The part of an RNA shown here (small-subunit ribosomal RNA, central domain) has 340 nucleotides and comes from Polyopes affinis.
It matches the Rfam family "Bacterial small subunit ribosomal RNA".
The coordinates come from a structure-prediction model, not an experiment, and the mean pLDDT is 85.
It is recorded under the gene name rns.
Context: one part of a larger RNA
Formats: sequence, structure tokens, C1' cells
RNA sequence: UUGGGCGUAAAGAAUACGUAGGUUGAAAAUUUAAUUUUAAGACAAAUUUUAAAGUUUAUUUUUAAUUAAUCUAAAAAAUUGAUUUUCUAGAGUUUGAAGAGAAGAUUACAGAAUUUUGAAUGUAACGGUAAAAUGUUUUGAUAUUUAAAAGAAUUUCAAUAGCGAAAGCAGUAAUCUAGAAUAAAACUGACACUGAGGUAUUAAAGUGUGGGUAGCAAAAGGGAUUAGAUACCCCUGUAGUCCACACCCUGAACGAUAAGUGUUCAUUUUUGAAGAUUCAGAAAUGUAACUAACGUGUUAAACACUUCGCCUGGGAACUACGAUUGCAAAAUUAAAACUC
Repeated sequence: UUGGGCGUAAAGAAUACGUAGGUUGAAAAUUUAAUUUUAAGACAAAUUUUAAAGUUUAUUUUUAAUUAAUCUAAAAAAUUGAUUUUCUAGAGUUUGAAGAGAAGAUUACAGAAUUUUGAAUGUAACGGUAAAAUGUUUUGAUAUUUAAAAGAAUUUCAAUAGCGAAAGCAGUAAUCUAGAAUAAAACUGACACUGAGGUAUUAAAGUGUGGGUAGCAAAAGGGAUUAGAUACCCCUGUAGUCCACACCCUGAACGAUAAGUGUUCAUUUUUGAAGAUUCAGAAAUGUAACUAACGUGUUAAACACUUCGCCUGGGAACUACGAUUGCAAAAUUAAAACUC
């Protein structure tokens, strides 16, 4: 609850596609369903409301009346709807053209570094810390040289840059796939926007099966610190981190700002295309306006419209119960008593 809101106070679903629904360009004609107007047309009584009468007043009783709504008939044609025809400014398609990009998938390859192993040189320490110790080492370590193996990640370029719907994406090359922008033609002719349910994608962690395991590292063990130290620091170290397939579906998934359309001031930087200033992005500073303030400010939180989602004092409570999903962990939906 006919109201006001959602950057930071409660509130924009993680993202996209899309069904129903809602909303929807320009011009003409027809229609009259909506709409508007007219009507000495209809609309039982009781009831409701108002007025009058009677009664000592009230209740009761009796009488009278209005409006609205609905139906019927007629008229109007601006707006909405329906039907038909036309248009090109929205939207889309095609063509040949020149580009940009860490957009995705698969395969192959590269060089540094780390670790391990073999061989060689060589001798007493190494490592670690605020200081130490645990640890490694005369069965020859650390260091240096050389040969090999393995896994993971890609220095510089690198940016306030770029791409992607979001999550996210960075060594090199090839193959396959997708999208956006610019400019010039041609075509379709409103095909559009949003989107309850629905479907797909969804970091990290976690789960299942099978591989892989260099480094790092929850758990675990040890050494320190400390009154204690189930920590911070040090020495080890297993899941995991990596790959394939299948789940999970969460996040400060943030621009804490839903999507779309139109209108509106100036300066600076930057990416792509065209080529003389325009279009499409990414940033910074301010005007008007807005804002509780902070601030936002043509990438709006300004001025308007369309659609969806969401909020309604704090806690209890991202909970209980129930339902759905999941192998599980859990996820989604979501109260109340009580209390301030």
C1' cells in the first nucleotide's frame, strides 16, 4: 500500500538469450469495439443516503426524492483498437573494401628459472632469523662446471591501453569459430524494446572417476616466541593447485549505479575506422541541473518515456519448518514467538 524510493542510509537478481505478458515509427482510407456527447428510453420491492409527517424524544412506522453504474437508441471521429494500402528516420540482411583486438577452442613448438638425478672440481660448513634452534653435511653437503629428466608459469613490450554478455582473457605459430566498430552501395519494410516462468554460461574453494605432481602449500609433525601460543616467524609436509570428463552454482560476482530510447554546456588525454573533422569506445576536469551531504555531471546520480527486478525499523535471521536441487558439502525459497 491510490504514497515514496533502490551509488554510499533498506533496496538493481552474477551475466546473457528468450516464451507468455506489457509497451511500441511516419502517412492515408475504412470501421466504430474503447472513448466522448445527447435522450420527458429502460433499470420490481426491500436495502443505502437525504428530506418531511406522525408520536412526549429516540427506535419503529408512513410519504417523497437525487446521483452514479449498467443496458438500449442516436451522434462525433481528435486519441486508443481492428482491417487494408503505402513509406524509410528505428531494426535487420547482403556485397565487395581497408583495418584493430590478452574474444574462444584445438594442436605443435620456444627460451629463462626452480627442483631432482648422473659425472667432474673442491673442503667444512650450509641454511635460516630480530636473535636462534629444529633441518642438511666428512657415507663429502653448500658452491662451481657439464649432461639429462620433469612439471608449472610465460620476463621485457605493458599503458589511466585492448577484447569479451558477465565470470574472465597475456610466450610464439598454425587451423577452426564468434563478435564489435568505420566508410560506400543495394535490399527487406516496424521485422522493435523489455522480459514473469524457462534455458545457457558462471572466479576461487569443494566433490566424483582416471591421470599428473617441479614449485607453492590448508591439514599434520617439529623448532622458536610467550604467562599460555591449538597463531604471527623458521624447518619439513599431505590434500589441493595442473590435465580430461562429470558435478557444485556461490562471491565486496562492485561502477556497491538494471536494460532500452530520445534531449541537453565546455576543455584535455587516449583506442579503432574514415579523412578534416565525423562516428564508435576508454579516461580526467569542471558549467547548468540534481543530491541529505559526499559527489554525479553527454559513459548522468540532469530532463523525459517504456519494461522487468527489488525495499518498507534493529535483532532473532543469508535462521527454523516445509518444498525443490545436489554424491556430499551445501544451494534456492523463507517465517514466527520473543526482544529493543